[in-house]
Description: A computed fold for a 71-nucleotide RNA from a Candidatus Nomurabacteria bacterium, annotated as transfer RNA. The sequence is in RNAcentral, with records from ENA. It matches the Rfam family "tRNA". It is annotated as a transfer RNA. Model confidence (mean pLDDT): 83 of 100. NCBI's taxonomy places the organism under Bacteria, Bacteria candidate phyla, Candidatus Nomuraibacteriota. RNAcentral records the identical sequence in 3 taxa.
RNA sequence: GCGGGUAUAAUACAGUGGUAGUAUGUUUGCUUCCCAAGCAAAAAACGUGGGUCCGAUUCCCACUAUCCGCA
Numbered sequence: 001g002c003g004g005g006u007a008u009a010a011u012a013c014a015g016u017g018g019u020a021g022u023a024u025g026u027u028u029g030c031u032u033c034c035c036a037a038g039c040a041a042a043a044a045a046c047g048u049g050g051g052u053c054c055g056a057u058u059c060c061c062a063c064u065a066u067c068c069g070c071a
């Protein structure tokens, strides 16, 4: 330099155009003499900028970060 993959919550991952989910973690409450375990609830996210569309996490383009391959 060229080609390709990935980017969603604090962490690990789902989600193929119509309300953004699960687990762990965090906080609060219940239970317990205390801790742990258990139960219930809450907060928390679509990398950035454009485009298409009635509507974009999803499709297209560019950029950024990261990984792989070729040279």
Stems, first nucleotide, its partner, number of pairs: 001070007010024004018054001026042005047063005